[in-house]
Molecule: small-subunit ribosomal RNA
Organism: metagenome
RNA sequence: AGAGUUUGAUCCUGGCUCAGAGCAAACGUUGGCAGGAUGUUUUAGGCAUGCAAGUUGAGCGGCAGCAUAGGUGCUUGCACCUGAUGGCGAGCGGCGCACGGGUGAGUAACGCGUAGGUUAUCUGCCUCGCAGACUGGGAUAGCCACUGGAAACAGUGAUUAAUACCGGAUAUUGCCCUUCGGGGUGAAAGGUGCGUUUGCACCACUGUGAGAUGAGCCUGCGUCCUAUUAGCUUGUUGGUAGGGUAAUGGCCUACCAAGGCGACGAUAGGUAGCCGGCCUGAGGGGGCGUACGGCCACAUUGGGACUGAGAUACGGCCCAGACUCCUACGGGAGGCAGCAGCUAAGAAUAUUCCGCAAUGGGCGAAAGCCUGACGGAGCAAUCCUGCGUGAGUGAUGAAGGCCUUCGGGUUGUAAAUCUCUUUUGGCGGGGAAGAAUAAGGCGGAUAGGAAAUGAUUCGCUGAUGACGGUACCCGCAGAAGAAGGACCGACUAAUUACGUGCCAGCAGUCGCGGUAAUACGUAGGGUCCAAACGUUGCUCGGAAUCACUGGGCGUAAAGGGUGCGCAGGCGGCUAUAUAAGUUAGUGGUGAAAUCUUGAGGCUUAACCUCAAAACUGCCAUUAAUACUGUAUAGCUAGAGUUGUAAUAGAGGCAGCAGGAAUUCCUAGUGUAGGAGUGAAAUCUGUAGAUAUUAGGAGGAACACCGAUGGCGAAGGCAAACUGCUGGGUAACGACUGACGCUCAUGCACGAAAGCCAGGGGAGCGAAUGGGAUUAGAGACCCCAGUAGUCCUGGCCGUAAACGAUGUAUACUAGUCUUACGGAUUGCUUAUAUUCUGUAAAACAAAGCUAACGCGUUAAGUAUACCGCCUGGGGAGUAUGCACGCAAGUGUGAAACUCAAAGGAAUUGACGGGGGCUCGCACAAGCGGUGGAGCAUGUGGUUCAAUUCGAUGAUAAGCGAAAAACCUUACCUGGGCUUGAACGUGUAGAGACAGCUGGUGAAAGCCAGUCUCCCUUCGGGGCUCUAUGCGAGGUGCUGCAUGGCUGUCGUCAGCUCGUGUUGUGAAAUGUUGGGUUAAGUCCCGCAACGAGCGCAACCCUUACCCUAUGUUGCUAAGUAGGAUUCGUCCUACAGGACUCUUAGGGGACCGCCUCGGUUAACGGGGAGGAAGGAAGGGAUGACGUCAAGUCCUCAUGGCCCUUAUGUCCAGGGCUACACACGUGCUACAAUGGGUUGUACAAAGGGAAGCAAUACCGCGAGGUCUAGCAAAACCCUAAAAAACAAUCCUCAGUUCGGAUUGCAAUCUGCAACUCGAUUGCAUGAAGUUGGAAUCGCUAGUAAUCACAGAUCAGAAUGCUGUGGUGAAUACGUUCUCGAGCCUUGUACACACCGCCCGUCACACCACCCGAGUUAAAUCUACCUGAAGUCGCUGUACUAACCGCAAGGAAGAAAGUGCCGAGGGUGGGUUUGGUAAGGAGGGUGAAGUC
Repeated sequence: AGAGUUUGAUCCUGGCUCAGAGCAAACGUUGGCAGGAUGUUUUAGGCAUGCAAGUUGAGCGGCAGCAUAGGUGCUUGCACCUGAUGGCGAGCGGCGCACGGGUGAGUAACGCGUAGGUUAUCUGCCUCGCAGACUGGGAUAGCCACUGGAAACAGUGAUUAAUACCGGAUAUUGCCCUUCGGGGUGAAAGGUGCGUUUGCACCACUGUGAGAUGAGCCUGCGUCCUAUUAGCUUGUUGGUAGGGUAAUGGCCUACCAAGGCGACGAUAGGUAGCCGGCCUGAGGGGGCGUACGGCCACAUUGGGACUGAGAUACGGCCCAGACUCCUACGGGAGGCAGCAGCUAAGAAUAUUCCGCAAUGGGCGAAAGCCUGACGGAGCAAUCCUGCGUGAGUGAUGAAGGCCUUCGGGUUGUAAAUCUCUUUUGGCGGGGAAGAAUAAGGCGGAUAGGAAAUGAUUCGCUGAUGACGGUACCCGCAGAAGAAGGACCGACUAAUUACGUGCCAGCAGUCGCGGUAAUACGUAGGGUCCAAACGUUGCUCGGAAUCACUGGGCGUAAAGGGUGCGCAGGCGGCUAUAUAAGUUAGUGGUGAAAUCUUGAGGCUUAACCUCAAAACUGCCAUUAAUACUGUAUAGCUAGAGUUGUAAUAGAGGCAGCAGGAAUUCCUAGUGUAGGAGUGAAAUCUGUAGAUAUUAGGAGGAACACCGAUGGCGAAGGCAAACUGCUGGGUAACGACUGACGCUCAUGCACGAAAGCCAGGGGAGCGAAUGGGAUUAGAGACCCCAGUAGUCCUGGCCGUAAACGAUGUAUACUAGUCUUACGGAUUGCUUAUAUUCUGUAAAACAAAGCUAACGCGUUAAGUAUACCGCCUGGGGAGUAUGCACGCAAGUGUGAAACUCAAAGGAAUUGACGGGGGCUCGCACAAGCGGUGGAGCAUGUGGUUCAAUUCGAUGAUAAGCGAAAAACCUUACCUGGGCUUGAACGUGUAGAGACAGCUGGUGAAAGCCAGUCUCCCUUCGGGGCUCUAUGCGAGGUGCUGCAUGGCUGUCGUCAGCUCGUGUUGUGAAAUGUUGGGUUAAGUCCCGCAACGAGCGCAACCCUUACCCUAUGUUGCUAAGUAGGAUUCGUCCUACAGGACUCUUAGGGGACCGCCUCGGUUAACGGGGAGGAAGGAAGGGAUGACGUCAAGUCCUCAUGGCCCUUAUGUCCAGGGCUACACACGUGCUACAAUGGGUUGUACAAAGGGAAGCAAUACCGCGAGGUCUAGCAAAACCCUAAAAAACAAUCCUCAGUUCGGAUUGCAAUCUGCAACUCGAUUGCAUGAAGUUGGAAUCGCUAGUAAUCACAGAUCAGAAUGCUGUGGUGAAUACGUUCUCGAGCCUUGUACACACCGCCCGUCACACCACCCGAGUUAAAUCUACCUGAAGUCGCUGUACUAACCGCAAGGAAGAAAGUGCCGAGGGUGGGUUUGGUAAGGAGGGUGAAGUC
């Protein structure tokens, strides 16, 4: 410091997620030791038991209990007596109990923090100073006696003490009053020790003044969220007087005034103890407030006072409520948020421990007592830190495991082995520091004193350890007792095998898993941490993702619809003053701890200690004066006022009157339609329309001008004229003197639609009706038509109210245009040139921007102010409030859910987008298919099996160039099991075969017979048997693959290098202008080149030449034979011709002409066998379809192994209601039958082709020449054709299916299931619906021939030749394709994406008759305790009084207030609810 995730890819925006650190944590797995910390975050729920605050006899009366001593009695170990001693229960008194300890409920507050104030205050114990401590008195607990009560406890009588209580005296000082002379008022207590005739010392006591400490009160500043809380307040704000308090104060009361607080957020609601600090972060910040420390608040809930220096009191009191307990039912008792502990709750948090030894506290003169504060131990890996679980050596790289390409690799120096060590744990032994000193003792010093005790102080001595026999040290034995957890697809370090098969499961995000999972589970291996490791939760970080540091708003979320304008914010130039802001110095404070730095102490560290620094803050004070502020005085550049003579304009309002058009009315002419549409119909018209002429009525809107134009703040504004009126602009002056900019709340304006009232209503026209369209048509189209549109008045207040761009100001290259001014020059009429302003457009530089784009009218560079945004959905919804007549508008959430949503641009693909161009694509033609019968293939069905594959184009006469057996893979049945075939090792045997017999459907099984070759004599070959290793599989996966193939498509495309452009994906090149069959070529061009394709090179056909000359050929020549006298045959001979097969030639837009850019190229022509690629073939770019094939072959993985292998027989693949494809034959006369006469090419032949001859009607048979073939054969008669003849339009002399009989051939075998022949039979069918296929020339159509396969079996397939057409205007349309361009929310790419209702399931939310709980407000009633006030009649010790009585106290009564309770009403929040509404989510539902 970043990374993953939106896309096919890119850049951006933007959210989600991860890596880091931390925790008072919890859970899972695992777990050796030690040190230091921490440990109910939940129910401020409830609590059994024990302990947590006492002490003082040197204040007091005393003496129950204990001990000691003494005495008495005597049963000599007991009872009793003596406060006598040590001491001390209970009691009176003093001090303490207000500290220490706990908790965080409440509290948004002077509660806390910080800085101040207190002349407005108090302060026990402590310190210092001054002065004192005199003299009297009466009670009361206890004890005793008695009484009531279950208890708690209470009462009566008698009696007693004090450092308890009270009176008086004194008091310069204190307090109050004051006429400043004074007056009034206020104290006390002793005890112990010493010495003793007064006293002294110490500890206490009183008054007073200071101090210290602690506390109270007041103030400035700071201190969470919500405005869907905007108004709050009546003791409220202030004053006067009084009361009250330690003290100020409405703190309280009476009266008077009507104030006080609030957008700088009052009031209300929610949440919360605050801080030092802790966590995180680079910091600014954000989160937290556990432990430690400071403050506050609370002590079962609420209220109240008392005592006291201090409390409104955790372990005190009174009352009320709830709860628990005791009870004799009459009454009582209690308060763990002290330490332990229990229970409940919860994911979750410890011992009913030891000790006062240390530190600290209370009391005491002290010893001492008390102290769950504290010091320690125990439990918990809860956290931090340290240590260990061994070290060295050890290769044949052991065994085992795992993987493997079978070679090996890895675990791995790891282990074993050998040599060491002993931390830690175990055992044994030793053994601290923490303790200082107290009382006391000894010795000394100081001050004072008559002295002593004593006080202060120094030295020596002097008891005491919970932890704990702990830390630590020594010794002994022994590697001995001590390693796990998570992860290994990317982020993110680390991979293999097996299992599983969208199952089981994983997952922080993206996402893995559907048979080869590095992602699930297991194992091996590896990585990271380590006594821990992971998970979950929470906080900060990353997140610049609330942006002060440090973001944005044209299109991603985001500029308010517009203006005016108060508050607020900001503000021109000059000078002076001031010093609030600002800056600097100084002082105070900023507790300690923490953090940082430097040291020190525990063996180290954590931890602890010391010192420094820091605490960035606040306050005070001194100084500075640039800037800001404030005050004063000026200025004119901002802003404004005004004048002169001007100027443009659909700016606004009102009025007046205008022409064209539509409609309607009246009248005329006139006759059959009009209107409307894609086409129609509804509609209208013979009752006279439409058309046309004339006249009239009425309403609305203003053609041309007219525009990138003008005006206005925006909305908006359009005929002309008149009136009133706002704003703008330019030029030249004068004046004011910062008067300015922006603007929350507010006010005003604000299209259309809509609403209310009244008018108006021609046209148009929601709704509505009708006609069409359509599957439907709630639409588009048509015919009608109401609100409305118009006017007046009033509402509404919203729009894609848009430049999707807030307002103002300044600055920063230009070019060009328009509108309106001014100046200038020429010329003076128009108009033009140049310059200068304002406004409005189009380009473009720098710059900006994610890009698109913006670019002096900024989206550039800056300033000021306002508004707004913070992922998508839910949702601009719900609810509340405000406004509105309503419609609705403004403000405006959450639960839940997703990992995206989005912007710009890129490449493709697509479009019932555009442009250009091709193709038998259409059109123009010819012939078919679809109808019939049959053949063949497929589907379906059937079956024991009907083997399998192929399924739009690109499956279906396809794999299959040939299923009777075989093939054959399927079914039934019968057999075999290292196997039917093959390789190899070992052992044995020997030929195997053959032949014979039995059995059997055969295979096979059984029996008999027979018995080999070579040899270097070792053995080998071959075969069989047994055994071992390999086999075998047309079993699965073509979605694991190779190879091969189809298709787009023989379409013209597909790419690369370098360069350049762009942030980038990418672009350019390859686009453009021409041209071509072609990315073919030319020209141009930030491109220049290149590759795979195209073309050419290859084969073939067509022409010529040369060569060749048998088996081919035979023109001329010779000879022979035959002859119908035409000629034919044979031989010689020949190479002329045809032909064969080799090599050449030939065609290239080469020549001419025209067009074209002087090009490429195109049109025409000549010559030529052939002319513009001459025809045909082979040849198939990058890629697409997870296209096809595991059944050609090869092959990974999986599966079977007496079977999914293999052998055999029979059956099946040939089934048959039906559907589809491909064909054949036809339906006939362009034909059929018969007879006759011609002309091919290309092939094949030895398990073969087979002539001739003979036999058969024929298929064919018999015999057999010839030929391994330019020779012989198939082969002959090619067939259509041609000639003649019959048939004459019919189910026929068409057509041939089907069936019968009889045959032939092949073959072990023709039943299932072959082909052929003869005779007989003679079905459908008379040219085929919608639809659809092929073909552009030697083509279609038609005719026959041959071949492969093959024993036999083509209407199929592959070839061959014969005859031989028609048509193409053209590219609008259909299909497909190419290039360019455009739109896109598509990228699995339109067979895409995607919206809503309905149905189902689940989830959260909203409304909801109600119901329930809590909080709070308000009115009234009741009213405890208690303070205060009044009365004070029962009653009473101190004082006064001789007495009566008084003063004083006080029970009781009463008044105000008052917790709680009750009744009625209101508000808010939560729970629950029949039913209702919408929303979200959910592989395969519906429309």